[in-house]
Context: one part of a larger RNA
RNA sequence: UGUUGAAGGGAGAACUGCGAGGAGCCAACCCUAGUACGAGAGGACUGGGUUGGGCCAACCUAUGGUGUACCGGUUGUCACGCCUAGCAGCGCCGGGCAGCCAAGUUGGUAUGGAAGAACUGCUGAAAGCAUCUAAGCGGGAAAUCCUUCUCUAGACAAGUUCUCGUACGAGGUGAAAGAACAUCACUUCGAUAGGCGAUAGGUGUAAGCACCGCGAGGUGUUCAGCGAUAUCGUACUAAAC
Numbered sequence: 001u002g003u004u005g006a007a008g009g010g011a012g013a014a015c016u017g018c019g020a021g022g023a024g025c026c027a028a029c030c031c032u033a034g035u036a037c038g039a040g041a042g043g044a045c046u047g048g049g050u051u052g053g054g055c056c057a058a059c060c061u062a063u064g065g066u067g068u069a070c071c072g073g074u075u076g077u078c079a080c081g082c083c084u085a086g087c088a089g090c091g092c093c094g095g096g097c098a099g100c101c102a103a104g105u106u107g108g109u110a111u112g113g114a115a116g117a118a119c120u121g122c123u124g125a126a127a128g129c130a131u132c133u134a135a136g137c138g139g140g141a142a143a144u145c146c147u148u149c150u151c152u153a154g155a156c157a158a159g160u161u162c163u164c165g166u167a168c169g170a171g172g173u174g175a176a177a178g179a180a181c182a183u184c185a186c187u188u189c190g191a192u193a194g195g196c197g198a199u200a201g202g203u204g205u206a207a208g209c210a211c212c213g214c215g216a217g218g219u220g221u222u223c224a225g226c227g228a229u230a231u232c233g234u235a236c237u238a239a240a241c
Base pairs, nucleotide, nucleotide: 001007010164011163012162013161014160015159019151020150021149022148025053026052027051028050029049030048031047037042054109055108056107057106058105059104063102064101065100066099070095071094072093073092074091075088076087077086079084112146113145114144119139120138121137122136171187172186173185174184175183192238193237194236195234196233197232198231199230200229202226203225208221209220210219211218212217
């Protein structure tokens, strides 16, 4: 998938697109042109260009928000010699990595064609004229169909191509993924996560000691110390057989 309880179906990757959905917007200014028009006042159609608004999508380099324990300051109280730690629903305050986000950044809302409504034409009879129509040939709307973006072979008419035949899976370490499952990276022929080191980035000059000050405190050691984050490196631990 399928039956009424019979049967069939190796694995992986790529492609086509029957079909479905999204988008489609608006305004101002400049030139054409102070032209056509109009006595004047005023003031276009058309064509071209620029900018902005609305809407949509993605993203976090910059601007910012958050950042519940990353750093510092500080109040009350308790433990307390100092350091430090507990509580105050993060005690309060000043900053802030990543992630997420907008008020931020970037991009799109394009172009061309087809058929063609109302309508408007050319040629032209029926009907010696006239007539867009009867035969024939043009123009013609943000709407329709292609062009554009997304999904799609459960499209049962179930398509096509290629490759493999220890492949897929299970176990394990995990995240660009995530309710579970799945997906994706890796599994010692290893940087997958943790640890450690360096650097970047954050806070802002730790403790101890020395000196100065009656003291609160200040200075030096010290752009220190601490550490949530990222990158690179390193098999120390776990991905064993």

Record summary:
Predicted 3D model of a 241-nucleotide part of an RNA (large-subunit ribosomal RNA, domain VI) from Conticribra weissflogii. NCBI's taxonomy places the organism under Eukaryota, Sar, Stramenopiles, Ochrophyta, Conticribra. The full RNA is in RNAcentral, with records from ENA.